[in-house]
Molecule: c-di-GMP-I riboswitch aptamer
Organism: Oceanospirillaceae bacterium
RNA sequence: UCUCGAUAACGGCAAAACCCGGGCAAUCGGGUGGCGCAAAGUCUCGGAUCCUUAUCGGAUGGCCGGACCACCGAA
Numbered sequence: 001u002c003u004c005g006a007u008a009a010c011g012g013c014a015a016a017a018c019c020c021g022g023g024c025a026a027u028c029g030g031g032u033g034g035c036g037c038a039a040a041g042u043c044u045c046g047g048a049u050c051c052u053u054a055u056c057g058g059a060u061g062g063c064c065g066g067a068c069c070a071c072c073g074a075a
Stems, first nucleotide, its partner, number of pairs: 004073002012037002017032006035062001041068003045065003048060004
């Protein structure tokens, strides 16, 4: 360094629900809250699903694959 992921350590993220706000909507942002996550960090490149003001466009990266970056170091 790569692979790998432990009753390790420091930590991190944050489901549903509720409140406020944006959006036609899917759903997104903030707060409370923790279902869980070793990439639940980033990116729509491919697939899938969802929305629609439906030839366009949008949403989900915590749906799967892929790419890139990354803490720690037992076996």